Small-subunit ribosomal RNA, 3' major domain from a Dehalococcoidia bacterium, 468 nucleotides, folded computationally. Rfam family: Bacterial small subunit ribosomal RNA. It was read from a public genome assembly.

[in-house]
Context: one part of a larger RNA
RNA sequence: UGACGGGGGCCCGCACAAGCAGCGGAGCGUGUGGUUUAAUUCGAUGAUACACGAAGAACCUUACCAGGGCUUGAUAUGCCAGGAGUAGGAUUCCGAAAGGAGGACGACCUGUAUCCAGUCAGGAGCUGGCACAGGUGCUGCAUGGCUGUCGUCAGCUCGUGCCGUGAGGUGUUGGGUUAAGUCCCGCAACGAGCGUAACCCUUGUCCUAUGUUAAAUUCUCAUAGGAGACUGCCUUGUACAGCAAGGAGGAAGGUGAGGAUGACGUCAAGUCAGCAUGGCCCUUAUGUCCUGGGCUACACACACGCUACAAUGGGUGAUACAGAGGGUUGCCAAGGAGCAAUCCGGAGCUAAUCCCAAAAAAUCAUCCUUAGUUCGGAUUGCAGGCUGAAAUCGCCUGCAUGAAGUCGGAGUUGCUAGUAACCGCAGGUCAGCUAUACUGCGGUGAAUACGUUCUCGGGCCUUGUACA
Numbered sequence: 001u002g003a004c005g006g007g008g009g010c011c012c013g014c015a016c017a018a019g020c021a022g023c024g025g026a027g028c029g030u031g032u033g034g035u036u037u038a039a040u041u042c043g044a045u046g047a048u049a050c051a052c053g054a055a056g057a058a059c060c061u062u063a064c065c066a067g068g069g070c071u072u073g074a075u076a077u078g079c080c081a082g083g084a085g086u087a088g089g090a091u092u093c094c095g096a097a098a099g100g101a102g103g104a105c106g107a108c109c110u111g112u113a114u115c116c117a118g119u120c121a122g123g124a125g126c127u128g129g130c131a132c133a134g135g136u137g138c139u140g141c142a143u144g145g146c147u148g149u150c151g152u153c154a155g156c157u158c159g160u161g162c163c164g165u166g167a168g169g170u171g172u173u174g175g176g177u178u179a180a181g182u183c184c185c186g187c188a189a190c191g192a193g194c195g196u197a198a199c200c201c202u203u204g205u206c207c208u209a210u211g212u213u214a215a216a217u218u219c220u221c222a223u224a225g226g227a228g229a230c231u232g233c234c235u236u237g238u239a240c241a242g243c244a245a246g247g248a249g250g251a252a253g254g255u256g257a258g259g260a261u262g263a264c265g266u267c268a269a270g271u272c273a274g275c276a277u278g279g280c281c282c283u284u285a286u287g288u289c290c291u292g293g294g295c296u297a298c299a300c301a302c303a304c305g306c307u308a309c310a311a312u313g314g315g316u317g318a319u320a321c322a323g324a325g326g327g328u329u330g331c332c333a334a335g336g337a338g339c340a341a342u343c344c345g346g347a348g349c350u351a352a353u354c355c356c357a358a359a360a361a362a363u364c365a366u367c368c369u370u371a372g373u374u375c376g377g378a379u380u381g382c383a384g385g386c387u388g389a390a391a392u393c394g395c396c397u398g399c400a401u402g403a404a405g406u407c408g409g410a411g412u413u414g415c416u417a418g419u420a421a422c423c424g425c426a427g428g429u430c431a432g433c434u435a436u437a438c439u440g441c442g443g444u445g446a447a448u449a450c451g452u453u454c455u456c457g458g459g460c461c462u463u464g465u466a467c468a
Base pairs, nucleotide, nucleotide: 001468002467003465004464005463007462008461009460010459011458012457013456015452016451019415020414021413022412023411026307027306028305029304030303031302032301033300034298035297042053043052064293065292066291067290068289069288070287073132077131078130079129080128081127082126088105092101093100094099108123109122110121111120134282135281137280138279139278143276144275145271146270147269148267150265155194156193157192158191159190160189161170162169163168174185175184176183200259201258202257203256205227206226207225208224209223210222211221230253233247234246235245236244237243238242309408313368314367315366316365317364318363325356326355327354330349331348335344336343337342375405380400381399382398383397384396385395386394421444422443423442424441425440426439427438
């Protein structure tokens, strides 16, 4: 100087407390461990792995396994040599395919060279050879880049000066204050930098201009520009500096709300499988192509979710209100068929124009009456539909079947307001889908916070130390 303390002081955070909804019990989905397997490819492992890489494993993907092939190779560059019936290649044979055999026919560009030509030279392409390619093989403890975490915590430093033999200190401590090393005052310090704040985006109010769509000037909406909030005004407290408490006006009040933005560094944290890359290793194989299988196994354990256990509910009928997105290899209307999935159909739309598109909870009417039920929907059987070359392993529909489950032990998670909770909608990936995941969007819309003793994490000062 740090680090640590079941030392002290001050302070903060959904950290506790006060509340609401959960998880932990059941069924199912997904991930992981374990086990199994020819293979169940690999990575991620306290917080900071476990709906994570994967924004989508039937083939492909695919890296794994079995079997069958190829060897300058699936792909690139260079050099040497060869060769016009050359390159290419229909029909054919072996084969699961890849690949191999065979082969009718049969080229291109430039020049010789005026026209044609299988005359010649060169090129392209081909064959053989040599350099090389290739490797999701190893090392994230050789690395770049990127990322997680402490933590959006308020810290981390520098120049000059001063103090100290020195390591170092001071500044950065102290008195107030703040979300903040934020600001003020004081001070052997005076200044400065990276962070904080602000600048950026969205949203909330108003004004101006323009505008496709639309019947429509206004309004709404979209685009652009501007105004507005600054403790500016008032009162009180204080050192009358900074600030705090209250009030007025205002759409908004003291950072208005949300996002993006992550200092010096820590964990030899993660990633050689996104990419790049040093070294090492393989080179008729650890490369590469194909068929089939596997990544989907299943006594079990954990993690993240979905659906429930019902009456604030379930069924049936009627009826209302969004936002944000996507669409030409696409979205697909009206109309018709079918109980339905779906099919026929073909209008419109390269989209404020057309379509996806029905929002659902909510509301009204009615049935059910506390039961393993008109709750719950797992599982299984049958019959169909869709995608695709292919459904063993996909999704959807109808009929039948109707398990467990009556609110969950110890423990544990999220959340402070348009938040939690409940409700649906859209998108990416994508032929199709295992999405209950993820990323967004709106609708309905709470309760509680006395407080900081305790738990966890963090900041500043101080103290002890046989620790570095």